This is a predicted structure of a 72-nucleotide RNA (transfer RNA) from Salimicrobium flavidum. The source organism's lineage runs through Bacteria, Bacillati, Bacilli, Bacillaceae and Salimicrobium. It matches the Rfam family "tRNA". Rfam classes the family as a transfer RNA. Rfam links the family to the GO term triplet codon-amino acid adaptor activity. The sequence is in RNAcentral, with records from ENA.
[in-house]
RNA sequence: UCCACCGUAGCUCAGUGGUAGAGCAAUCGACUGUUAAUCGAUCGGUCGUAGGUUCGAAUCCUACCGGUGGAG
Numbered sequence: 001u002c003c004a005c006c007g008u009a010g011c012u013c014a015g016u017g018g019u020a021g022a023g024c025a026a027u028c029g030a031c032u033g034u035u036a037a038u039c040g041a042u043c044g045g046u047c048g049u050a051g052g053u054u055c056g057a058a059u060c061c062u063a064c065c066g067g068u069g070g071a072g
């Protein structure tokens, strides 16, 4: 320098054009001798950045940034 893949909640990840989600974590509560476990609820998002397409974009297109792997 070129090619491929990845970037979504604190962490691990889903979501392939029409309301942004799950598990774990955190907080509060229930349960009880207490803790743990279990159960319920709550909290948590500029969907890497900037443009474009579209009535509508996390999703499609382009550039850039970062990470991983490969080629030279």
Stems, first nucleotide, its partner, number of pairs: 001071007010024004018055001026042005048064005